Transfer RNA from Vicugna pacos, 72 nucleotides, folded computationally.
It matches the Rfam family "tRNA".
RNAcentral holds the sequence, with entries from Rfam.
The organism belongs to Vicugna, within Eukaryota.
RNA sequence: GAGGGUGUAGCUCAGGGGCAGAGCACAUGCCCAGCAUGCAUGAGGUCCUGGGUUCACUCCCCAGCACCCCCA
Numbered sequence: 001g002a003g004g005g006u007g008u009a010g011c012u013c014a015g016g017g018g019c020a021g022a023g024c025a026c027a028u029g030c031c032c033a034g035c036a037u038g039c040a041u042g043a044g045g046u047c048c049u050g051g052g053u054u055c056a057c058u059c060c061c062c063a064g065c066a067c068c069c070c071c072a
Stems, first nucleotide, its partner, number of pairs: 001071001003069005010024004018055001026042005048064005
């Protein structure tokens, strides 16, 4: 330098046009003599950035940034 992939909750990841979710973790309550497990509830997100398309974008298009793979 060329090509490809990934970027969404603290972590691991779903969701691919119509108000954003799961598991784990965290908080509170229940349970227990107590702890763990278990059950219930809750909090937690500028969906990497900017622009475009659209009535409407996390999702489609373009550019950029970061990381990973591969070629040279």
Notes:
The prediction has a mean pLDDT of 84.